[in-house]
Molecule: SAM riboswitch aptamer (S box leader)
Organism: bovine gut metagenome
RNA sequence: CCUUAUUAAGAGCGAGGGAGGGAAUGGGCCCUUUGAACUCGCGGCAACCCGAUCAGAAGAUGCGGGUGCCAAAUCCCACGGAGCAAGCACUCCGGCAGAUGAGG
Numbered sequence: 001c002c003u004u005a006u007u008a009a010g011a012g013c014g015a016g017g018g019a020g021g022g023a024a025u026g027g028g029c030c031c032u033u034u035g036a037a038c039u040c041g042c043g044g045c046a047a048c049c050c051g052a053u054c055a056g057a058a059g060a061u062g063c064g065g066g067u068g069c070c071a072a073a074u075c076c077c078a079c080g081g082a083g084c085a086a087g088c089a090c091u092c093c094g095g096c097a098g099a100u101g102a103g104g
Base pairs, nucleotide, nucleotide: 001104002103003102004101005100006099007098012042013041014040015039016038020031021030022029025078026077027076028075043070044069045068048066049065050064051063052061053060054059074097079094080093081092082091083090
């Protein structure tokens, strides 16, 4: 980089650290000195992949392993469409982008 599945569920404490963080751009909103990013330890969630066990199968079990994750929907919007006579707003559907897994 390509393909594909999922993406409103779920799960935090301690130590170090010391001002930012929520992917990027813009807007909004929010978290944060009652301690951000980051690192480490321990704990937890989930069940994508491999294995094990159960099952006729579908599938189930977290038991071993590989990832991932643990504020807010992927925090929300941005592009297109539908609903409204129309605009704003709002709701819904789709797309783009991103994230994670698996394969290439």